The part of an RNA shown here (small-subunit ribosomal RNA, central domain) has 350 nucleotides and comes from an Oligoflexia bacterium. It was read from a public genome assembly. It matches the Rfam family "Bacterial small subunit ribosomal RNA". Rfam links the family to the GO terms structural constituent of ribosome and ribosome. Lineage of the source: Bacteria > Pseudomonadati > Bdellovibrionota > Oligoflexia. Model confidence (mean pLDDT): 87 of 100.
Context: one part of a larger RNA
């Protein structure tokens, strides 16, 4: 534990697929389980309720009625939900015919830059900073100019642009591939929503093995600041950080907003599409669908603010939250190679 509520006050699982469960469109016609009504019986005394009565009176007591949600039988009723059967097309889907997109995997290539390597000018400094000084340079450094070599990232174009279920995706290019929007027709006929478990997917760092290894860089070293600097700044570096394949499974995983349907005044960008208008034609207008913004009426909101992409009216499911600490810990369970991670208290004490 009834309630009330979850965008900032405690509170939306990170995120999808989904089984049980919950919830479910239109129409007809049975059934009668829920559902209503009516009967019978049963609901012990004691009590409570009512009426009467006995102790002087109450409290208390007798006596009789009524009440007794409530089971069980039984007879009706068909509205509503269930069931069962026979239809239906608007809710799901499927075909055909167009669109757009850094969706996702694999293979190939491109060019600027950095770094190093080698060759040429070329000479005393370069580098760094508030200032330095450790580094690097006469064994030729810094700058430049040419060839190589390798990694890794993808400037402009790029946009409150687009995809994606989310974490996410960005040079081009081919090959596979998921998924969405349109526009109409045909077909199936409630196949639908949500979802306890369960599975899958899940940034960065971290682990393993095995390769890679330019840049940047935890650790670490040294050079500065400082009273001290185990720091900030500077000069190197090592795991890493890139690939493959396995684990890990967390995040301010955020819109701090769960998913789905329906209905409610607008205005104004922009994105992909239709229809119309127009026009040589591509714009431009108008209207109509799907997406992303901004700004604002009703109404919501403690208030900030949200407002057709709802935080607004309503409905169904789903999670979760119930004072601060202690604690997201112990401890027992699961799951991991570890790190840990998930599940989850209690004494205490304010």
């Nucleotide at each position: 534990u009834u309630g009330g509520g979850c965008g900032u006050a405690a509170a939306g699982c990170g995120u999808g697929u989904g089984u049980a469960g919950g919830u479910g469109g239109u129409c007809a016609g049975g059934u009668a389980a829920g559902u209503u009504g009516g009967a019978u019986g049963u609901g012990a005394a004691a009590g409570c309720c009512u009426u009467g009565g006995g102790c002087u009176u109450a409290a208390c007591u007798c006596a009789a009625g009524a009440a007794g949600u409530g089971c069980a039988u039984u007879c009706a009723a068909a509205a509503c939900u269930a069931c069962c059967u026979a239809a239906c097309u608007u809710g799901a889907g499927u075909a055909u015919g167009g669109a757009a997109g850094a969706g996702g995997g694999u293979c190939g290539u491109g060019g600027a830059a950095u770094u190093c390597c080698a060759g040429g000018u070329g000479u005393a400094g370069u580098g760094g900073u508030g200032a330095a000084a450790u580094a690097c340079g006469u064994a030729g450094a810094u700058a430049u100019c040419u060839g190589g070599a390798g990694g890794a990232a993808c400037a402009c174009c790029g946009g409150u642009g687009g995809c994606g279920a989310a974490g996410g995706c960005g040079g081009c290019g081919a090959c596979c591939u998921g998924g969405u929007c349109c526009u109409a027709u045909a077909c199936u006929g409630a196949c639908a929503c949500u979802c306890a478990a369960a599975c899958a997917c899940g940034a960065a760092a971290g682990c393993g093995u095995g390769g890679g290894u330019a840049g940047c860089a935890a650790a670490c070293a040294g050079g500065a600041u400082u009273a001290g600097a185990u720091a900030c700044c500077c000069u190197g570096g090592u795991a890493g950080u890139c690939c493959a394949c396995g684990c890990u499974g967390u995040a301010a995983a955020c819109g701090a907003u769960g998913g789905a349907u329906a209905c409610u005044u607008g205005g104004u960008g922009u994105u992909g599409a239709a229809g119309g208008u127009a026009u040589u034609g591509a714009c431009c207008c108008c209207u109509u669908c799907a997406g992303u913004g901004c700004c604002g009426g009703a109404g919501c909101u403690a208030a900030c603010g949200c407002g057709u992409u709802a935080a607004g009216u309503a409905u169904c499911c789903c999670g979760c939250c119930u004072g601060g600490g202690g604690a997201g810990u112990a401890c027992g369970g699961u799951c991991g190679c570890a790190a840990g991670a998930u599940u989850a208290a209690a004494a205490c004490u304010c």